[in-house]
Context: one part of a larger RNA
Molecule: small-subunit ribosomal RNA, central domain
Organism: uncultured bacterium
RNA sequence: UUGGGUUUAAAGGGUGCGUAGGCGGGCGUUUAAGUCAGGGGUGAAAUACAGCGGCUCAACCGUUGCAGUGCCUUUGAUACUGAAUGUCUUGAAUAUGUUCGAAGGAGGCGGAACGGGACAAGUAGCGGUGAAAUGCAUAGAUAUGUCCCAGAACCCCGAUUGCGCAGGCAGCUUCCUAGGCCAUUAUUGACGCUGAUGCACGAAAGCGUGGGUAUCGAACAGGAUUAGAUACCCUGGUAGUCCACGCCCUAAACGAUGAUGACUCGAUGUUGGCGAUAUACUGUCAGUGUCCCAGCGAAAGCGUUAAGUCAUCCACCUGGGGAGUACGGUCGCAAGAUUGAAACUC
Numbered sequence: 001u002u003g004g005g006u007u008u009a010a011a012g013g014g015u016g017c018g019u020a021g022g023c024g025g026g027c028g029u030u031u032a033a034g035u036c037a038g039g040g041g042u043g044a045a046a047u048a049c050a051g052c053g054g055c056u057c058a059a060c061c062g063u064u065g066c067a068g069u070g071c072c073u074u075u076g077a078u079a080c081u082g083a084a085u086g087u088c089u090u091g092a093a094u095a096u097g098u099u100c101g102a103a104g105g106a107g108g109c110g111g112a113a114c115g116g117g118a119c120a121a122g123u124a125g126c127g128g129u130g131a132a133a134u135g136c137a138u139a140g141a142u143a144u145g146u147c148c149c150a151g152a153a154c155c156c157c158g159a160u161u162g163c164g165c166a167g168g169c170a171g172c173u174u175c176c177u178a179g180g181c182c183a184u185u186a187u188u189g190a191c192g193c194u195g196a197u198g199c200a201c202g203a204a205a206g207c208g209u210g211g212g213u214a215u216c217g218a219a220c221a222g223g224a225u226u227a228g229a230u231a232c233c234c235u236g237g238u239a240g241u242c243c244a245c246g247c248c249c250u251a252a253a254c255g256a257u258g259a260u261g262a263c264u265c266g267a268u269g270u271u272g273g274c275g276a277u278a279u280a281c282u283g284u285c286a287g288u289g290u291c292c293c294a295g296c297g298a299a300a301g302c303g304u305u306a307a308g309u310c311a312u313c314c315a316c317c318u319g320g321g322g323a324g325u326a327c328g329g330u331c332g333c334a335a336g337a338u339u340g341a342a343a344c345u346c
Base pairs, nucleotide, nucleotide: 004317005316006315007300008299012314014201015200016199017198021194022193023192025088026087027086028085029084030083031082033081034080035077036076037075038074039073040072041071042070049065050064051063052062053061054060091191092188093187094186095184096183097182099180100179103177104176105175106174107173108172109171110154115149116148117147118146119145120144125136126135162169163168206247207246208245209244210243211242216240220236221235222234223233258313259312260311261310262309263308266291267290268289269288270287271286272285273284274283275282295302296301319346320345321344328339329338330337331336
C1' cells in the first nucleotide's frame, strides 16, 4: 500500500461541544473547473519492442518504424460532481400550547438511627466470638427514662421505574438554570451529518490551603487463630470519609457494542404524551424491557434499542513476551498521566 477487521479472539476514543477537513435533500437556469469526445503541439538521444541490414554466427553495432501512463493548446458534449443564481419543504431549527422527570446550582427545614454530655433510677456485669481474650465496668458500666449537643446519611414509597452526553442523580420545600417527549403544523428555507488538532465536563482514590470530624475506617497497636499469620476473626484507631476553593484526569469510565440517517416478520410487558370509542379496549408518537422470523455470527448469541441490509465521517487493530516498560517531548505541587519504541526471546 492493497485487502480484512474492532460484543466475548488484537482492536470503539470515558463523554460532550466544535475548528479545519470529508460527505451532504427536491426542482430549474447559467457556467463548463472536474469529467468525456475529436483535432493540433510536445513527450531529446540512448534503452525497451518489431522489421531489415553489418562484423563467418552471437554478443555487439547500424537503420527504419512502433510505443510512450503524461503535459500544453484548441473545438465541442453537459448526465454526474463543482461554481453562481432562483425556487421548494420532507432534513434541521424556531415559535405556540401542554406535559414529564432521583437533570444541575444555591438556600431553608425535618424525623429515625449511631455516638457523646447532664440528670434520674438501678446493680454486677457488659461487650465480643467457632470458642475466647484484649477492651469497658463498684471511681457505678451495660440495659431503662428525660433533656441537650454534634456530624453524616436519607427507612417505607422503590420498580424489570425515571432523568442526564457521559461520570452520575433519591427526605421535604423555595428560588435560579437547563432539557426531552407530545400536539398544532404557524415561521425560516438545507441553515445538515461527522469531526483530526482544540476546549469543556469527567466515579473512587490521591494532592494543596482552610474548616469539620458522629459513623465507618487504609496505616498502626493490642487480643486471638496458626507450624508461622506482617492475613482472614475481635477490641481500639490516624489519614481519609464530609464542606469550600484549587489541582489530579484515571476505572471492568461496560451495552466490554463510536456518531448520524434510511430500510427490514411478529408476540408481549412497562414509562410519558396524543386521539377515537366510552371505562375496558384500540390506534399513534417518543422512550424502556422480555421472547422470537428472516438474516447475520466461529459459536455463545444479536435480532426495528441489530451484532441484519446499506450510506457518510471519526477512532482503533495487525502473533505471544519484552511493555504500556525505556528514552525523549508535553502536562502535574507530587503521586503520576499522556505520547510511546527497540535489542533480545518463543